A computed fold for a 402-nucleotide RNA from a Pseudomonadota bacterium, annotated as Bacterial RNase P class A. Model confidence (mean pLDDT): 78 of 100. Lineage of the source: Bacteria > Pseudomonadati > Pseudomonadota.
RNA sequence: GGAGUCGGCCAGGCAGUCGCUGGCGGGCAUUGCAUGCAAUGACCGCGGGAGGAAAGUCCGGGCUCCACAGGAUAGGGUGCCAGGUAACACCUGGGGGGCGCGAGCCUACGGAAAGUGCAGCAGAGAGCAGACCGCCGAAGCCGUGAGCUUAAGACGUUUGCGGCUGGUAAGGGUGAAAGGGUGCGGUAAGAGCGCACCGCGUGCGUGGUAACACGGCAUGGCAUGGUAAACCCCGCCCGGAGCAAGACCAAAUAGGAAUCCUUUGGCGUGAUCCGCGCCGGAUUCGGGUAGGUUGCUGGAGGCCGUCAGUGAUGACGGUCCUAGAUGAAUGACUGCCGGCUUGAGGGUUCGUUCGCGAAUCACUUCGAGUCACAGAACCCGGCUUAUCGGCUGACUCCGUUU
Numbered sequence: 001g002g003a004g005u006c007g008g009c010c011a012g013g014c015a016g017u018c019g020c021u022g023g024c025g026g027g028c029a030u031u032g033c034a035u036g037c038a039a040u041g042a043c044c045g046c047g048g049g050a051g052g053a054a055a056g057u058c059c060g061g062g063c064u065c066c067a068c069a070g071g072a073u074a075g076g077g078u079g080c081c082a083g084g085u086a087a088c089a090c091c092u093g094g095g096g097g098g099c100g101c102g103a104g105c106c107u108a109c110g111g112a113a114a115g116u117g118c119a120g121c122a123g124a125g126a127g128c129a130g131a132c133c134g135c136c137g138a139a140g141c142c143g144u145g146a147g148c149u150u151a152a153g154a155c156g157u158u159u160g161c162g163g164c165u166g167g168u169a170a171g172g173g174u175g176a177a178a179g180g181g182u183g184c185g186g187u188a189a190g191a192g193c194g195c196a197c198c199g200c201g202u203g204c205g206u207g208g209u210a211a212c213a214c215g216g217c218a219u220g221g222c223a224u225g226g227u228a229a230a231c232c233c234c235g236c237c238c239g240g241a242g243c244a245a246g247a248c249c250a251a252a253u254a255g256g257a258a259u260c261c262u263u264u265g266g267c268g269u270g271a272u273c274c275g276c277g278c279c280g281g282a283u284u285c286g287g288g289u290a291g292g293u294u295g296c297u298g299g300a301g302g303c304c305g306u307c308a309g310u311g312a313u314g315a316c317g318g319u320c321c322u323a324g325a326u327g328a329a330u331g332a333c334u335g336c337c338g339g340c341u342u343g344a345g346g347g348u349u350c351g352u353u354c355g356c357g358a359a360u361c362a363c364u365u366c367g368a369g370u371c372a373c374a375g376a377a378c379c380c381g382g383c384u385u386a387u388c389g390g391c392u393g394a395c396u397c398c399g400u401u402u
Base pairs, nucleotide, nucleotide: 001398002397003396004395005394006393007392008391009390010389012337013336014335015334016333017332018331020049021048023046024045025044026043028041029040030039031038032037033036051373055384056383058382059381060380061379062378063242064241065240066239070274071273072272073271075238076237077236078235079234080094081093082092083091084090095109096107097106098105099104110233111232115231116230117227118226132172133171134168135167136166139165140164141163142162143161144160145159146158147157148156180198181197182196183195184194185193199222200220201219202218203217204216205214206213207212246294247293248292249291256285257284258283259282260281261280265279266278267277268276301320302319303318304317305316306315307314308313338371339370340369341368342367343366344365345364346361347360348359349358350357351356
């Protein structure tokens, strides 16, 4: 100097003019009740007013109700180990596997010896899985040539060739994958058939809380595949509905009509069964209201410091209050500055036919464009997705110089 990896923070700044809205305080006016309170309206002052994702509604909760609500089955979620947390499918650390030179990144990571299924074609054979080409032909049979024996032939015997019954899975072929690998011995030819080493299974030892690891020890010729993000089996966890939950106040109406079931029934916040509770329940038509207050922001809260811990985080101390709207407020305009992109001038380097051309931008001048993704609605912890840019910490690799 270049190329990367993993984090943290910010989310344009300043000023002016006008405007919106909550809270607190202060007068003023009106109304009501009554001697002080309440409501409404306008004015003044002070303070405050969207996010890192407010989004998706994918998880987990707080909170509210069913409801003072049990068990089982189905169903759903999850899936290496240990921690964190209110909890989680989240986070942290570690282990196994994979990718990368590396810093690092990914992981749907329990079980294939409970069972079922699936894997085209090729191939002899694809998991109770095998003989195509080859090799052998020791044992048995057939044919044939030669030799020996015989006067000759036959029988017998030796040997070669060919074939059949048979043996083989080492070599070759097919395939993504083929019955552990290499070597030696052995064999008719071979084969863990035997042996050595490696691999694999089992048992033990050592380290570790554990998952696991080991150039550890012993033993066994050895199960013989893949796939569970296929069905399945196993371990652990799981009531439901949701702020349009719910509570209170005020007001109005029709305490309406019809049909069905009705204790061997029906209803009761997912399904089925049992249990428990209640005595009514369901459907259709029709009518009234839909206004106000609350829930609604002081929290599993933020910030700072110390201690413990590898870390997530926890404990202690100090300090702060940072939107609560309800058809839905936080905006508009102007000026200056800033960031990014780009053009020209300018600077630097190289080339040059000395006209200029090419490359580059730490500095400088002028111009143009642009400033993203995007807006609370009960709250919080996560995950995922979208996104113009800036600042900053640590680490890795490459090149050069000293």